Small-subunit ribosomal RNA, 3' major domain from an uncultured Verrucomicrobiales bacterium, 484 nucleotides, folded computationally.
The coordinates come from a structure-prediction model, not an experiment, and the mean pLDDT is 82.
The RNAcentral record of the full RNA draws on ENA, Greengenes and SILVA.
Context: one part of a larger RNA
RNA sequence: UGACGGGGGCCCGCACAAGCGGUGGAGUAUGUGGCUUAAUUCGAUGCAACGCGAAGAACCUUACCUGGGUUUGACAUGCAUCCCUAAGCGCGUGAAAGCGCGUGAGUCCAGCAAUGGACAGUUUGCACAGGUGCUGCAUGGCUGUCGUCAGCUCGUGUCGUGAGAUGUUGGGUUAAGUCCCGCAACGAGCGCAACCCCUGUGAGCUGUUGCCACCUCCACGUGAGUGGAGAGCACUCUGCUCAGACUGCCUGGUCAAGCCAGGAGGAAGGUGGGGACGACGUCAAGUCAGUAUGGCCCUUACGCCCAGGGCUGCACACGUACUACAAUGCCCGGUACAAUGUGAACCGAGACCGCGAGGUGGAGGAAAUCUCAAAAACCGGGCCCAGUUCGGAUUGAAGGCUGCAACUCGCCUUCAUGGAGCCGGAAUCGCUAGUAAUGGCGCAUCAGCUACGGCGCCGUGAAUACGUUCCCGGACCUUGUACA
Numbered sequence: 001u002g003a004c005g006g007g008g009g010c011c012c013g014c015a016c017a018a019g020c021g022g023u024g025g026a027g028u029a030u031g032u033g034g035c036u037u038a039a040u041u042c043g044a045u046g047c048a049a050c051g052c053g054a055a056g057a058a059c060c061u062u063a064c065c066u067g068g069g070u071u072u073g074a075c076a077u078g079c080a081u082c083c084c085u086a087a088g089c090g091c092g093u094g095a096a097a098g099c100g101c102g103u104g105a106g107u108c109c110a111g112c113a114a115u116g117g118a119c120a121g122u123u124u125g126c127a128c129a130g131g132u133g134c135u136g137c138a139u140g141g142c143u144g145u146c147g148u149c150a151g152c153u154c155g156u157g158u159c160g161u162g163a164g165a166u167g168u169u170g171g172g173u174u175a176a177g178u179c180c181c182g183c184a185a186c187g188a189g190c191g192c193a194a195c196c197c198c199u200g201u202g203a204g205c206u207g208u209u210g211c212c213a214c215c216u217c218c219a220c221g222u223g224a225g226u227g228g229a230g231a232g233c234a235c236u237c238u239g240c241u242c243a244g245a246c247u248g249c250c251u252g253g254u255c256a257a258g259c260c261a262g263g264a265g266g267a268a269g270g271u272g273g274g275g276a277c278g279a280c281g282u283c284a285a286g287u288c289a290g291u292a293u294g295g296c297c298c299u300u301a302c303g304c305c306c307a308g309g310g311c312u313g314c315a316c317a318c319g320u321a322c323u324a325c326a327a328u329g330c331c332c333g334g335u336a337c338a339a340u341g342u343g344a345a346c347c348g349a350g351a352c353c354g355c356g357a358g359g360u361g362g363a364g365g366a367a368a369u370c371u372c373a374a375a376a377a378c379c380g381g382g383c384c385c386a387g388u389u390c391g392g393a394u395u396g397a398a399g400g401c402u403g404c405a406a407c408u409c410g411c412c413u414u415c416a417u418g419g420a421g422c423c424g425g426a427a428u429c430g431c432u433a434g435u436a437a438u439g440g441c442g443c444a445u446c447a448g449c450u451a452c453g454g455c456g457c458c459g460u461g462a463a464u465a466c467g468u469u470c471c472c473g474g475a476c477c478u479u480g481u482a483c484a
Stems, first nucleotide, its partner, number of pairs: 001484002003481003007478003011474003015468002019431005026323008034314002042053002064309007073128001077127004083121001088103006106119005130298002133296003139292001141287003144283001146281001151190006157166003170181003196275004201243005207237001210233002215230006246269001249263005325424001329383006341372001343370001346365002351360003390421001395416007437460007
């Protein structure tokens, strides 16, 4: 000087408390450990591994195993050599790959032509290729984490023999080393904040594919009105540009300043809400399997091609989720209201067929035009507390879709079957507002899908916070130390 303390002081954070909903019990999905296996490829392992790499394992992927093949190689460059042999097509063998056989050319230059040369290609040979083989404790790059915590440093000066201190401590204040005052310090840098994006209010411009208030016409209707066409850009909206919030104003507190409390006006008030943004560093943290890369290792194999299998294996254990155990519910019928987005080998309307998954068909749409498209809510009826009209696992049968192919091992539908489960021990997690809880929708990956995952979007929409004694993590000052 740090680090540490079941030392002290002061202060924060869904850290506790106050609340709401869960996990831990059940079934299933998914990841992991373990076990098994010819193989169950590899990595990730407290927080910070475990719905993680994987935003798509039937083949492919694929790195693993078994078997069949191959050796200048699936791919790159160069040198030499051989030939006119390629691609394509056909045949044999085969599970395919491969191997064998047959057929079969070209481009450019010189030239009438023969032919020669060059390119491309083949054969052979040599340099070399190749390796998801090892080392993340040789590395780059990227990332996690403490932590969006408020810290981490430097120049000059001063003090100290020196390590170092001072500044950065102190008194206030703040979300903040934020700001103010004081001070042997005076300044500065990286962080904080602001500048950037989205959202909340208004104005101007914009007016089709968006909008429909006023006006006109047509159709239906006794009428109210409904539908269509025109006209229009008022409104909603799309997009662009501005304005707006700064403790600016008032009162009070402390009054030296900064700041704090309340109020006015305002769509918004004291960083308005959210995002992007992550200081010096820590963990020899993670990644040689994304790529790059030193060293080491393999080179008729640890490379390459193919078929089948495996990654999906199941006594068990754990994590993360989904669905439930019901009446604030379930079932049936009726009936509203979104936003983000997607669409050409694509999205597919109306119509018809099918109980349904789906099929036929194809209007329209490279899309503010067409399409994919809400559920909870609400209204009416049923159920009457029951392992039930709760719950849906499991199993049987019949089908649909994708795909060369659903046996291992896909998803969906219908009928039948209806298991466990009556709110979960010790323990433990999330959340402070348009949040939690709850309802559906979209997208990426993708032929299809094990998505209940991930990333977004909108609908409905709470409760509680006395307080900081305690648990956990953190910041500053101080104290002790046999630790560095």